[in-house]
């Protein structure tokens, strides 16, 4: 140096909750406290779950939208003990 690892250092990030904004809703953003995370960074027209919603009155199918802290893949990346 690169890969596997993840023990220390220095750091990051933000589950839920509170308030404030968006949105038809799932959710999304900003601020607070901080569950937990070695990728809790980044991608969903790669792919599956789920939620929301439209067709639709129901199934069943389809179409959007959301979740990347549901899985699962691809991509970069900080340290350096065993």
């Nucleotide at each position: 140096u690169c890969g596997a690892c993840g023990a220390a250092a220095g750091g990051g990030c933000a589950g839920c909750c509170u308030c404030g904004a968006u949105g038809g809703a799932a959710a999304u953003c900003g601020a607070g406290g901080u569950c937990g995370c070695a990728a809790a960074g980044c991608c969903u027209c790669c792919a599956g779950g789920c939620a929301c919603u439209c067709g639709u009155c129901c199934c069943a199918c389809g179409g959007g939208u959301g979740u990347a802290g549901c899985u699962a893949g691809g991509c970069u990346g900080c340290c350096g003990a065993a």
This is a predicted structure of an 82-nucleotide RNA (c-di-GMP-I riboswitch aptamer) from an Acidobacteriota bacterium. The coordinates come from a structure-prediction model, not an experiment, and the mean pLDDT is 86. It was read from a public genome assembly, where an Rfam model found it.